[in-house]
RNA sequence: AGAGAGGUGCCAGAGUGGUAAUGGAGCAGCCUGGAAAGCUGUGGUCGAGAAAUCGGCUCCAGGGUUCGAAUCCCUGUCUCUCUG
Numbered sequence: 001a002g003a004g005a006g007g008u009g010c011c012a013g014a015g016u017g018g019u020a021a022u023g024g025a026g027c028a029g030c031c032u033g034g035a036a037a038g039c040u041g042u043g044g045u046c047g048a049g050a051a052a053u054c055g056g057c058u059c060c061a062g063g064g065u066u067c068g069a070a071u072c073c074c075u076g077u078c079u080c081u082c083u084g
Base pairs, nucleotide, nucleotide: 001083002082003081004080005079006078007077010024011023012022018067026042027041028040029039030038043058044057045056046055047054048053060076061075062074063073064072
């Protein structure tokens, strides 16, 4: 320099136009004499609220197509592999 694959919550990882699965970690609750195990809830951020709770945004970054984009298109960026 050329080609291909990839970037999804703290971690792993599915989803390839229509509600961001699943598992793990962490935290809280239940259970226990106390733990472990088990069960239940819980991504992040911003806003409203006394709280419970509710709403907006968020799939590497920016832009485009579409009623609707993590998914399709363009540009950039980073990682891995191959070729020279």
Molecule: transfer RNA
Organism: Wenyingzhuangia marina